[in-house]
Context: one part of a larger RNA
Molecule: small-subunit ribosomal RNA, 3' major domain
Organism: uncultured bacterium
RNA sequence: UGACGGGGACCCGCACAAGCGGUGGAGUAUGUGGCUUAAUUCGAUGCAACGCGAAGAACCUUACCAAGGCUUGACAUGCAUCUCUAAACACGUGAAAGCGUGUGACCCUUCGGGGAAUUUGCACAGGUGCUGCAUGGCCGUCGUCAGCUCGUGUCGUGAGAUGUUGGGUUAAGUCCCGCAACGAGCGCAACCCUUGUGAUUAGUUGCCAGCACGUCAAGGUGGGAACUCUAGUCAGACUGCCCAGAUCAACUGGGAGGAAGGUGGGGACGACGUCAGGUCAGUAUGGCCCUUACGCCUUGGGCUGCACACGUACUACAAUGCCCAGCACAAUGAGAACCGAUACCGCGAGGUGGAGGAAAUCUGUAAAACUGGGCUCAGUUCGGAUUGGAGGCUGCAACUCGCCUCCAUGAAGUUGGAAUCGCUAGUAAUGGGGCAUCAUCUACGGCCCCGUGAAUACGUUCCCGGGUCU
Numbered sequence: 001u002g003a004c005g006g007g008g009a010c011c012c013g014c015a016c017a018a019g020c021g022g023u024g025g026a027g028u029a030u031g032u033g034g035c036u037u038a039a040u041u042c043g044a045u046g047c048a049a050c051g052c053g054a055a056g057a058a059c060c061u062u063a064c065c066a067a068g069g070c071u072u073g074a075c076a077u078g079c080a081u082c083u084c085u086a087a088a089c090a091c092g093u094g095a096a097a098g099c100g101u102g103u104g105a106c107c108c109u110u111c112g113g114g115g116a117a118u119u120u121g122c123a124c125a126g127g128u129g130c131u132g133c134a135u136g137g138c139c140g141u142c143g144u145c146a147g148c149u150c151g152u153g154u155c156g157u158g159a160g161a162u163g164u165u166g167g168g169u170u171a172a173g174u175c176c177c178g179c180a181a182c183g184a185g186c187g188c189a190a191c192c193c194u195u196g197u198g199a200u201u202a203g204u205u206g207c208c209a210g211c212a213c214g215u216c217a218a219g220g221u222g223g224g225a226a227c228u229c230u231a232g233u234c235a236g237a238c239u240g241c242c243c244a245g246a247u248c249a250a251c252u253g254g255g256a257g258g259a260a261g262g263u264g265g266g267g268a269c270g271a272c273g274u275c276a277g278g279u280c281a282g283u284a285u286g287g288c289c290c291u292u293a294c295g296c297c298u299u300g301g302g303c304u305g306c307a308c309a310c311g312u313a314c315u316a317c318a319a320u321g322c323c324c325a326g327c328a329c330a331a332u333g334a335g336a337a338c339c340g341a342u343a344c345c346g347c348g349a350g351g352u353g354g355a356g357g358a359a360a361u362c363u364g365u366a367a368a369a370c371u372g373g374g375c376u377c378a379g380u381u382c383g384g385a386u387u388g389g390a391g392g393c394u395g396c397a398a399c400u401c402g403c404c405u406c407c408a409u410g411a412a413g414u415u416g417g418a419a420u421c422g423c424u425a426g427u428a429a430u431g432g433g434g435c436a437u438c439a440u441c442u443a444c445g446g447c448c449c450c451g452u453g454a455a456u457a458c459g460u461u462c463c464c465g466g467g468u469c470u
Stems, first nucleotide, its partner, number of pairs: 007470007015460002019423005026315008034306002042053002064301007073124001077123004083117001088103006106115003126290002129288003135284001137279003140275001142273001147186006153162003166177003192267004197235007207224002211222003238261001241255005317416001321375006334363002338357002343352003382413001387408007429452007
C1' cells in the first nucleotide's frame, strides 16, 4: 500500500423478508458424467461447464472406427521435362473410390511458336496433430458495480500520502459546502436507437368521414385527403412553476398543468483491472511433431450404444378442468430450385392443380377469451408413455437412425423429502404466432412478436454478493 476477519460504522442489490409461480417425485425430450465399445471424434467443468460451441449428426456434415485405395497429392505457386494430348464417352473389374483398356479431340498464331492440359521429377502442398501456461483477435466474469488514475504543488529519509478524506445529497467520485491542495483524464450522466403525445409534409399497394354507384357479401368502383396508418421533419420534460423542509447550498417531500415528472419505459453502450478464466476445432499465428502418412479419396459403421447419477426443459396428475359445437379480436416476420389461393380427392397426414405474388398489392384459420351443451371426483370422457397394424412426406437412400397421420393399445402419475430457482408491472403467470438453421427433421431448444394479465414489498435483525470509511 493492499487483501482478509464468525471487528466496527454507513449504504446498495429479487440478497433476505412479503407474495406469485416453479425445480427436486412421474413419463418423455435434451445436455453431461459414468459404463460399454472397433469407434462411441473434440472442446466446455463452482458461480461464470451441463437445450453450451451445434442457427439442424440418416449419406454429406465428420474431425472417430473398420475395410478398400492414392502419393507433387482434393487445393496454391514456381522450375524443368513429356506428348498432342486433356475434357468427354464407352467397356472391364469393384461396395465405391480407384485401377486397366479403347475411341477421341481445345484456343491464339507473324506458322518459329505461345497458352491451356497431361506425364515424370523437384521445390513444396497438406495436417480439426500438440502447446490457450508462447500469442493476436474475440468472448465470459466481478459489474452498468462506482470506481480507476494523472500533471503540478505540498507533506514524508523512504515506500508512499494528499487530491479521492470530512459534513450533507444522489442511481452515480451525482452535485453542494468545507479543506494544502489546484486542475485534468478514463468511467457516471448526456449525445444514438426504440416506445409513449401532438403538429406539419406526403397520400400508394394502406385508409373510407361526407357524396355517388354497386353487391349474397366486400373500399368492390368513381372519388376523397378528413380519420387510422405509413415515414420524414419539428415540438414536448428542464425540478421549468407553486408550497413546505434544508446551511435558504446541493437536494428532499407534496401539488398544479400535462400524453408523459423528476434517469418517463426498454435497448445499444461495460473504466483501470481480476480469474496464467475460455477459445491453436472459426480464422490468424511462434515453437514442436507427421510427410507412400498424424496428408487425401471412398464404402459401411459410430457420434443416437445403457445396470446407473446429475443439470435444463416439455407434458401431466385434472372441474379456475376435459370434450363437442358456435363465435370474436393481433403483432412481428418470411417468401422465387420459394410462398402457394379458389376448386376437387382423402377420416387424416397429404395429393391433384396452379390464380396471384421478388410483396403495405399475393400467400398463411391466431389461441387462450366468450356463448351453449355434456362429463360429476373416478386412475375417470384426467393423463398420454409404450406397443401392434395401416398409411403419408422429404430424400440416391429412412435397417442401424427421420418427421407426420389414422385405427387399436392405454404405462407411470392423485401436487412431489432434504433442499433449491425465477420474478417488483404491462413484470410474473398463462395463450397462441413468426423467424434463423434447413431436402426432410429429433424444435418440447434458441431469438423475437402480439393476446389475457395478477399478488406483494412492514422493513434491513439475519443469509449471499457489492461499495465507502475505519